[in-house]
This is a predicted structure of a 62-nucleotide RNA (transfer RNA) from Salvelinus namaycush. The source organism's lineage runs through Eukaryota, Deuterostomia, Gnathostomata, Salmonidae and Salvelinus. Rfam family: tRNA. The RNAcentral record of the sequence draws on Rfam.
């Protein structure tokens, strides 16, 4: 220190965003740039607390 395919963010605990990337549409002869849309992650694993855990304690694991 481990959250979306990549990089990060976050809620002193109330079901989770952003850039980048991706996909459709526009625009172009095309293509990229550019504008709109849209999907995508219950958060590394296991167990505990708790109405409720990404948020807190533990254990393992990288």
């Nucleotide at each position: 220190u481990g959250u979306a395919g990549c990089u990060c963010a976050g809620u002193c605990g109330g079901u989770a965003g952003a850039g980048c990337g991706u996909g459709g549409c526009a625009c172009u002869u095309g293509c990229a740039a550019u504008g709109c849309c849209a999907g995508a992650a219950u958060a590394g694993u296991g167990g505990g607390u708790u109405c409720g855990a990404u948020u807190c304690c533990c254990g393992g694991c990288a």